[in-house]
Context: one part of a larger RNA
């Protein structure tokens, strides 16, 4: 910008992508077949292999602003307690997030029209002969069926619902009202910006929230996580133990709660045509 008024939500699906794979084993049945050896078609069921898509409940991995251990050394005046710095110092743990080696699904069945082929009836050509006229069957391919994208599909689609005048003139008319044209006067629905954020996210977009607010942060409980803080008392000459104590602390998680911060606001947006 267009989609002949502006919007806001659901769609429809021309079209396009994307998937498509395959073992073993049990059954049928030691059957059909075969002299034996050996061994099926059709049909059912179970269990894997790669590879794909979603997820983090399980098992794990990561977790630099969680927790606790501990080494040097520098500060906090010293003790005790920290706090910097050293590759996060280093060491064990570990929560949301993100993840695979983890969980879960998926190729399908069923349908159309074919391909090779194999048939039916059947003639030129008394016979034969799937073909010439007529009619059947027949693939992991083709067409659709699954999935996802699609109306710039310029053929631009469909449903639903929202939106905005007042007056003077002229023609028409009985009137209601309808068409032109002036003139004032508004500025709708609904977008955007701005601001608080977000499992969205390079920006942008996308999505939520702006007080008529739980949208971040804080705070309050809880969940998880680390393992029993500091202080004090007690035992021990001490180094340390034990108690008070499953304590103390705690990021991303789950619930509440207006205590902060989402102020003030601005700005686009209009009655086409017949």
């Nucleotide at each position: 910008c267009g989609c002949a008024g502006g919007a806001u939500a659901u769609u429809u699906g021309a079209g396009g992508a994307g998937a498509g794979c395959u073992g073993u084993c049990c059954u049928u049945a030691g059957u059909a077949c075969g002299a034996g050896a050996g061994g099926a078609c059709c049909g059912g069921g179970a269990c894997g292999g790669a590879c794909g898509g979603a997820c983090c409940u399980c098992u794990g991995g990561u977790g630099u602003g969680u927790c606790a251990g501990u080494u040097g050394u520098u500060c906090c005046g010293c003790c005790a307690g920290g706090a910097g710095c050293a590759g996060u110092g280093c060491u064990g743990a570990g929560u949301a997030g993100c993840u695979a080696u983890g969980u879960u699904c998926g190729g399908a069945a069923a349908g159309g029209a074919u391909a090779a082929c194999c048939g039916c009836u059947g003639a030129a050509a008394g016979c034969a002969u799937c073909u010439a006229a007529g009619u059947g069957g027949g693939a992991a391919g083709c067409c659709a069926a699954c999935u996802c994208c699609a109306a710039g599909a310029u053929u631009a689609g469909a449903u639903a619902u929202c939106c905005c005048a007042g007056u003077c003139g002229a023609u028409g008319g009985a009137a209601a009202c309808a068409u032109c044209g002036g003139c004032u006067c508004u500025a709708a629905a609904g977008g955007c910006c701005a601001c608080c954020c977000g499992a969205a996210g390079a920006c942008u977009a996308c999505g939520g929230g702006u007080u008529u607010g739980a949208u971040a942060g804080g705070c309050g409980g809880g969940a998880a996580g680390u393992g029993u803080a500091a202080g004090c008392u007690c035992c021990g000459u001490a180094a340390g133990g034990a108690g008070u104590u499953c304590a103390g602390c705690u990021c991303a998680c789950c619930c509440g709660u207006a205590c902060u911060a989402a102020u003030a606001g601005g700005c686009c947006g209009u009655g086409c045509g017949g």